A computed fold for a 116-nucleotide RNA, annotated as FMN riboswitch aptamer (RFN element). Its Rfam family is "FMN riboswitch aptamer (RFN element)". For this family Rfam cites "Regulation of riboflavin biosynthesis and transport genes in bacteria by transcriptional and translational attenuation" (Vitreschak et al., Nucleic Acids Res, 2002). It was read from a public genome assembly, where an Rfam model found it. The coordinates come from a structure-prediction model, not an experiment, and the mean pLDDT is 82.

[in-house]
RNA sequence: AAUAUUCUUUGGGGCGGAGUGCAAGUCUCCACCGGCAGUAAAGUCUGCGAACCCUUUGGGCCGAACGGGUGCGAUUCCCGUACCGACGGUUAUAGUCCGGAUGAGAAAAGAACCGU
Repeated sequence: AAUAUUCUUUGGGGCGGAGUGCAAGUCUCCACCGGCAGUAAAGUCUGCGAACCCUUUGGGCCGAACGGGUGCGAUUCCCGUACCGACGGUUAUAGUCCGGAUGAGAAAAGAACCGU
């Protein structure tokens, strides 16, 4: 230093302005946000988690990006223009409010132990 086991801790962000209206953080215009691992640094690639469903050690379902530039290498960086976002609730339709949730969890860090 690696592996196995056990334990501990950590482990999701965001509505500000204007308009309409009896009423909107839910509509319209502008704005704002982006879990974990991999890989040239990723919300939009690959895989995973969460949510939802089922016959629940598991399975199903699972949104969205293009063009140009640099470079050995980038759908990840830079420039430009786009796009996406569970369920239930609500004086009015929610990625951003409230709730399940002081929950669960991909995974990360640390410790102990084993042992070459």